[in-house]
């Protein structure tokens, strides 16, 4: 080299309070965009705590135990084989 291999965005279902997963369409991209939340980052804030009011509730602040591995480090693993 060829072969296969993964799927952003956006559309449609479904979980979920939300970030977001997950299944079908799409494919911008990926030589680890296979796999592990371990360090930092970044995102959300049901519950909780604080804190105010017009107070069976409202709004505001904190906050990850929640999520993103396609942010960047680590750490395991790993397919094909032309010249």
């Nucleotide at each position: 080299a060829a072969a296969g291999g993964c799927a952003a965005a956006c559309c449609c279902g479904u979980c979920g309070a939300a970030a977001g997963g997950c299944g079908g369409g799409g494919g911008c991209g990926c030589a680890a965009a296979g796999c592990c939340a371990c360090g930092g980052g970044u995102c959300u804030a049901c519950a909780g705590c604080c804190g105010c009011c017009u107070c069976g509730g409202g709004c505001g602040g904190c906050c990850a135990c929640g999520a993103c591995g396609g942010c960047c480090g680590g750490g395991c693993u790993g397919c094909c084989g032309a010249a």
Record summary:
Predicted 3D model of an 83-nucleotide RNA (c-di-GMP-I riboswitch aptamer) from a soil metagenome.